[in-house]
RNA sequence: AACUUAUAAAGAAAGGUGGAGGGACAGGCCCUUUGAAACCUUGGCAACCUAUUCAACCUAGAAAAAGGUGCCAAAUCCGAUUCGUUUUAACGAAAAAGAUAAGUU
Numbered sequence: 001a002a003c004u005u006a007u008a009a010a011g012a013a014a015g016g017u018g019g020a021g022g023g024a025c026a027g028g029c030c031c032u033u034u035g036a037a038a039c040c041u042u043g044g045c046a047a048c049c050u051a052u053u054c055a056a057c058c059u060a061g062a063a064a065a066a067g068g069u070g071c072c073a074a075a076u077c078c079g080a081u082u083c084g085u086u087u088u089a090a091c092g093a094a095a096a097a098g099a100u101a102a103g104u105u
Base pairs, nucleotide, nucleotide: 001105002104003103004102005101006100007099013042014041015040016039017038021031022030023029027078028077043072044071045070048068049067052063053062054061076097081094082093083092084091085090
């Protein structure tokens, strides 16, 4: 980097350095000098991999959180494509894309 599978309306921030951007991507909308990105420290969330325990055993469930990741504004912020409904601008559903984990090459 590519591929496969799984997941997403839940949850979780303070301090320091820094000094204008950020939210992947049209567009929208939003965050931000009451301090953006990035980096550092500490803390937290979650439970994908996983030590351990109970239950079950065709399949799976619950607890825990030491270790490996991840994450800590807004539904993956909404949305882009297709379909359906209808009051024609909204709503609903599915997909695509992206993200994370585990595995394979």
SAM riboswitch aptamer (S box leader) from a Bacteroidota bacterium, 105 nucleotides, folded computationally. It was read from a public genome assembly, where an Rfam model found it. Rfam family: SAM riboswitch aptamer (S box leader). Rfam describes the family as follows. The SAM riboswitch is found upstream of a number of genes which code for proteins involved in methionine or cysteine biosynthesis in Gram-positive bacteria.